[in-house]
C1' cells in the first nucleotide's frame, strides 16, 4: 500500500436576519403585554419486546392453576440483558463471525405420502421341514407349486427402520459369541469454584425423532398502570339491580348469618352490614349498570441505580474511594424552525498528470516494425486550480437500565491476509 | 402516554402442523332468438424476515401495517 474482521468516537460548523416553547428580570397600559437575559432533542427519543423504580389497590400471605426462564460461574436494582468460560455443529486461507443448550428404555400424544412394519415389524428374499407335480443320469438328484417353522445378514420404502466394521458359528442367520471402535448406566483418580476435560474399571448387550406439543424436574412472577396518584376550583339530577336482618350479654363485645375484597379456585385473613317501622313497606355500607356534569389549575416531574477525572481491585462485565460539574427541555395534541454567506467532509465532472488501444498523415527501414505529430477512445491518481451537487435514520411526554428495528458519511485504534520495499 | 386486538384471492369468511377451500366478483364455453338464472372450465391468496420440525397459514423471534380501548366530577 491494498481487502478484510473487530471495538470505539463522531453524527455537519460559525456568524447574520427572522420565527417558536420554557423560565428569569424590568415597565405599565396589568395582559393571549412589551423589552431584554439565559436556555431548548437522540443515539436511537423508535417499536413497547424484557426488567426495575415510583404510585394506588387493607397488608403484599401459603397451596393450586396460570405465565415465563432453563449448559456453567460472575455483574446488576432487576432481567429473556452483560461479561467470561463449557460442550455439540456450521462458515471463513486466516483474523473473526455464527447457531443450540435441563429431562425421550422404564408417563400420554403425533410421525402425512409411501413402506409389510413408525417401535419393536417378515411384503420379497434365505433356510429347514413336509407334501404335490414334472424330468431322468434313479439318488442324501434337481426345477416348480401348497402347507408349517426359523431368520432382521440383504433388496425395497421413507426425513427416519432397531449400533457400526471384521471374525466364530449355524440348516439359515442374528451381540447367539469374540476383537477392536461408537454410544448408554454405575463407579475410581486426577485438573477445575462448576459445567467439564484427561486417563481407567465394572455392567448388560444397545434403548428411532419431536418437550418453540402435552408433561416432569428446578427458578421466578400478587394485579393495575403517570389517563398511576394526591390537593383545588367549576358544575350538574338523579334512578336501577344485589342478601341476612337471628342468640348470648346491662353494655363493650362474642358468636352466627349476609354482601364485597386479597382481578381465577381453596385456605387463611381484612372490611363494612346485620337497621327502622305507618309490615305484601322503607333502609346503610360496598359492587355492578343507566343517566348528568365538566374538558381548568397546581403537584406527581427531573439532583438522578446522574456524568466526568484520577488512583485501587478485577482477564472482563463492573465494583470501591476522592475530586469537580448540573451538561438545569419538560410544557397544553404537544416548542427546538426557515433564509443567507462563508467553511469541513462526500459525489460527478473540467482540468493536470500518467498507461494502454484503435486510426490518419510524414520520416526512417534490415519490410518484421520503429520514431514524430493530430483525432477517437478506456484506466489509474490528483498536491494546487475550478464548475455544480449537497449532508443519513429520525422528534423528548414519569423515570431509569437493557434488548431490538432505521441509519448517508467521517474519524481513532487492535488484529489478520497478499503485495512491495529495507 | 398506557394498555389490547388483528392481518388468508378483488371482497367476505373456512382449514388437527401433511395437495390452501367455498361464496359473491372477473376471463372463457354450453344452454337460450337475445339476456337473466343454471352448468362446466379457468384466473387469482397465506403482511415481511429469519427459526423449531421431514413437513408451518398454524408453533417461536423480530419488522410492517390497521383497528379498539383507558379522563376527572359526582
Nucleotide at each position: 500500500c491494498a481487502g478484510g474482521u473487530c471495538g470505539g468516537u463522531c453524527g455537519g460548523g460559525u456568524g447574520a436576519u427572522c420565527g417558536c416553547g420554557g423560565u428569569c428580570c424590568u415597565g405599565c397600559a396589568u395582559g393571549u403585554c412589551a423589552g431584554g437575559g439565559c436556555u431548548g432533542a437522540g443515539g436511537a427519543a423508535a417499536g413497547u419486546c424484557c426488567g426495575c423504580a415510583c404510585u394506588c389497590c387493607a397488608g403484599a400471605g401459603a397451596g393450586c392453576a396460570c405465565g415465563g426462564c432453563g449448559u456453567c460461574g460472575g455483574g446488576u436494582a432487576a432481567c429473556a440483558c452483560c461479561c467470561g468460560g463449557g460442550g455439540c455443529g456450521g462458515g471463513g486461507c486466516a483474523a473473526c463471525c455464527u447457531g443450540c443448550c435441563g429431562g425421550a428404555a422404564u408417563g400420554g400424544g403425533c410421525c402425512a405420502c409411501a413402506g409389510a412394519a413408525a417401535c419393536a415389524a417378515u411384503c420379497c428374499g434365505c433356510u429347514c421341514u413336509u407334501u404335490c407335480u414334472a424330468c431322468c443320469u434313479u439318488g442324501u438328484g434337481c426345477a416348480g407349486g401348497g402347507a408349517g417353522a426359523g431368520u432382521a445378514a440383504g433388496g425395497g420404502u421413507g426425513a427416519a427402520a432397531a449400533g457400526g466394521u471384521g471374525g466364530u458359528g449355524u440348516a439359515a442367520g442374528a451381540g447367539a459369541c469374540c476383537a477392536c471402535c461408537g454410544g448408554c448406566a454405575c463407579u475410581u483418580g486426577c485438573a477445575g469454584c462448576a459445567a467439564u476435560g484427561c486417563a481407567g474399571g465394572u455392567g448388560g448387550c444397545c434403548a428411532g425423532g419431536u418437550a418453540a406439543c402435552c408433561c416432569c424436574c428446578g427458578c421466578c412472577g400478587g394485579g393495575a398502570g403517570c389517563a398511576a396518584g394526591g390537593c383545588c376550583a367549576a358544575g350538574c339530577a338523579g334512578g336501577g339491580a344485589c342478601a341476612a336482618g337471628c342468640g348470648c350479654g346491662c353494655a363493650a363485645g362474642c358468636g352466627g348469618g349476609g354482601a364485597g375484597g386479597c382481578u381465577g379456585c381453596u385456605c387463611g385473613c381484612c372490611u363494612c352490614c346485620u337497621g327502622g317501622u305507618u309490615u305484601u313497606c322503607c333502609c346503610a355500607a360496598g359492587u355492578c349498570c343507566c343517566g348528568g356534569g365538566u374538558a381548568g389549575g397546581c403537584c406527581g416531574c427531573a439532583c438522578g441505580a446522574g456524568g466526568u477525572g484520577c488512583g485501587c481491585g478485577g482477564c472482563u462485565a463492573c465494583g470501591c474511594g476522592c475530586g469537580c460539574c448540573c451538561u438545569u427541555a419538560g410544557a397544553g395534541a404537544g416548542a427546538u424552525g426557515a433564509u443567507c454567506a462563508c467553511c469541513c467532509a462526500a459525489g460527478c465532472g473540467g482540468c493536470u498528470g500518467u498507461u494502454g488501444g484503435a486510426u490518419u498523415g510524414c520520416g526512417c527501414u534490415g519490410c518484421g516494425g520503429c520514431g514524430c505529430a493530430g483525432u477517437c477512445u478506456g484506466g489509474c491518481a490528483g498536491g494546487a486550480c475550478u464548475g455544480c451537487u449537497g449532508g443519513a435514520c429520525a422528534g423528548a411526554a414519569u423515570g431509569c437500565g437493557g434488548c431490538u428495528u432505521a441509519c448517508a458519511g467521517a474519524c481513532c485504534g487492535g488484529c489478520c491476509u497478499g503485495g512491495u520495499a529495507a | 402516554u398506557c394498555c389490547c386486538g388483528g392481518g388468508u384471492c378483488g371482497u367476505u369468511c373456512a382449514a388437527u402442523g401433511g395437495u390452501a377451500g367455498g361464496a359473491c366478483a372477473g376471463g372463457g364455453g354450453c344452454c337460450u332468438u337475445u339476456g337473466a338464472a343454471g352448468c362446466c372450465u379457468c384466473u387469482a391468496a397465506u403482511c415481511c424476515a429469519g427459526g423449531u420440525u421431514c413437513g408451518a397459514g398454524c408453533c417461536c423471534u423480530g419488522g410492517c401495517c390497521c383497528g379498539g380501548g383507558a379522563g376527572c366530577c359526582a
Molecule: RNase P RNA; transfer RNA
Organism: Chloroflexota bacterium